[in-house]
Description
Predicted 3D model of a 120-nucleotide RNA (FMN riboswitch aptamer (RFN element)). The coordinates come from a structure-prediction model, not an experiment, and the mean pLDDT is 80. The sequence was found by an Rfam model in a public genome assembly.
RNA sequence: AAAAAUCUUCAGGGGUUGGUGUAAUUCCACACCGGUGGUAAAGUCCACGAGCGGGUGCGAUCCUGCUGAACAGGCGAAAUUCCUGUACCGACGGUAUAGUCCGGAUGAGAGAAGAAAAGU
Numbered sequence: 001a002a003a004a005a006u007c008u009u010c011a012g013g014g015g016u017u018g019g020u021g022u023a024a025u026u027c028c029a030c031a032c033c034g035g036u037g038g039u040a041a042a043g044u045c046c047a048c049g050a051g052c053g054g055g056u057g058c059g060a061u062c063c064u065g066c067u068g069a070a071c072a073g074g075c076g077a078a079a080u081u082c083c084u085g086u087a088c089c090g091a092c093g094g095u096a097u098a099g100u101c102c103g104g105a106u107g108a109g110a111g112a113a114g115a116a117a118a119g120u
Base pairs, nucleotide, nucleotide: 006115007114008113009112010111015030017029018028019027031100032099033090034089035048036047037046038045043088044087051066052065053064054063055062070086071085072084073083074082092103093102094101
C1' cells in the first nucleotide's frame, strides 16, 4: 500500500384538506412523497435491492422466472440526470376500490460508514 475474509453501526419518504355517501385518509377534487450503485447531479436511462411466483430443501441468505412510469425546448465539450414547460408511475394482505391508513415489519436489504487483529 492493495485485495479478500471477520465484526459493529446505519440504511424509505408522503393527507389532522375539501366534496359525495349508511360507510371512503381507498372514489372525485386538490395536496404531498421518491431506496442503492453507475453516468454532468436521475422516482421515469443502465444495473441492483425491495415485492410477487416456481424449484431443491427442515428452512433458506441457494437456483430460477416475473416485476411501474417522459417527452419537448434551453445552456453546455458532455445532461432522457441541470434549467423551463407539460406529463406519467408506484408490490402483497386488510378495509367502500389505498404510492400516503393498518399489517407481515422491533423483519429483510442493495449498499454506506467504521473497528480491531493476523497473514501475504